Predicted 3D model of RNase P RNA and transfer RNA as a complex of 460 nucleotides.
Rfam match: Bacterial RNase P class A. Rfam classes the family as a ribozyme.
Model confidence (mean pLDDT): 76 of 100.
[in-house]
RNA sequence: UCAGAGGGCCGGGCGGCCGCGGCGGGCUUCCGCGCCCGACGAGGAAAGUCCGGGCUCCACGGAACAACGGUGCCGGGUAACGCCCGGCGGUCUGCCGAAGCCUCGGCGUCGGCGGAUCAGGGACAGUGCCACAGAAAGGACACCGCCCGGCUUCGGACGGGUAAGGGCGAAAGGGUGCGGCAAGAGCGCACCGCGCUGCUGGCAACAGGAGCGGCAUGGUAAACCCCACCGGGUGCAAGACCGAAUAGGGGCGGCGCAUGAGCCUUGUUCCGGCUCGCCGCCCGGGUUGGUCGCUUGAGCCCUUCCGCAAGGACGGGCCUAGAGGAAUGGUCGCCCAUCUGCCUCGCGGCGGUGGACAGAACCCGGCUUACAGGCCCUCUGGCAUA
RNA sequence: GCGCCCGUAGCUCAGUUGGAUAGAGCACGAGCCUUCUAAGCUUGUGGUCGCAGGUUCGAGUCCUGCCGGGCGCG
Repeated sequence: UCAGAGGGCCGGGCGGCCGCGGCGGGCUUCCGCGCCCGACGAGGAAAGUCCGGGCUCCACGGAACAACGGUGCCGGGUAACGCCCGGCGGUCUGCCGAAGCCUCGGCGUCGGCGGAUCAGGGACAGUGCCACAGAAAGGACACCGCCCGGCUUCGGACGGGUAAGGGCGAAAGGGUGCGGCAAGAGCGCACCGCGCUGCUGGCAACAGGAGCGGCAUGGUAAACCCCACCGGGUGCAAGACCGAAUAGGGGCGGCGCAUGAGCCUUGUUCCGGCUCGCCGCCCGGGUUGGUCGCUUGAGCCCUUCCGCAAGGACGGGCCUAGAGGAAUGGUCGCCCAUCUGCCUCGCGGCGGUGGACAGAACCCGGCUUACAGGCCCUCUGGCAUA
Repeated sequence: GCGCCCGUAGCUCAGUUGGAUAGAGCACGAGCCUUCUAAGCUUGUGGUCGCAGGUUCGAGUCCUGCCGGGCGCG
């Protein structure tokens, strides 16, 4: 200096003019309207609404169990979380090293360092599933091959043994080597792996080494399930308060009070009973509307200390949108970045273009998703120079 | 604001408890039939199973995150 990977931060700046929003102050006005001044006015995601809370109302005597849903290595952080930090372990991969086998090209094993990734409890609690191929797919299996036996028409067929070799498959019931055997086989042994028991270290996950077991126990729980832990519902249109006109409801008072209408009633009549209309005052519910909730909060910035870190504690400073379908914009000048044209060998100069994703609506902590461009840190590799 | 469902060929839909090369009807192309067309018969083309990642030997199906569409409640 270039490229790649990972992480963090910013995400146009300054000034003038004209606008917009809700506030505060002032002027005018009976009030409203209007005018002037002042400070303030989107984000890292305001988004998706995927988790966790605050707050609100509803339900609920307490506890346990069951059902349903969710989470799942360990420790820490936090108000809490499925989030974050640190650690452990698994898988894959690169480099280096060691011993082994070997057809000397490689093969697998182990260890160290580095990187990536992990929804990472339990598969001897039980059940289910494992297509096709293959002889056999789960206390399995003899197709080819190998070995043995007797038979033979010398081509083979039959019976038995055998999982070392071939073949099928994602997977064939430990791996490598030596011994052993008729051929083989944990059949025996060494190392590795696995399981059990106890020891040491660690808070723990786990690691190390010892003894025992020849291995009986394949995979799948993002299949049912088992274990442990967590979870009542609701969502600011929550909820609280004040309450207009008009039309209903109720009460009281006044006027009217039958000759009328309706009902008791069944076709008609009569008698009887009940109700009605207007005005005034008061009360109550509720609609439109208004006010609160509403932004001082797990808040932001800085110093010091503790902690590997996430983060925490003490101290100091600051107040920073809060409206209703809802404002935060436009333009000019200079600068910064992008793209681009011309001149120039080059440095550079002049000009043009023009700024990603996006838009608060009760609030907060996370996650996920979108994002032009720029800056910083770490690691790896290439090139150049010293 | 809260909740639920869906996405498979150009269109409408199947695809069962994860299994093989994902199917059906209509449409489209070719051929047969007909004097010609329609209808009918035969045959063929056509798929990023919305996208991406994961689990698994194996994903249209299971899980997670996005994208698009629809519905319901207040």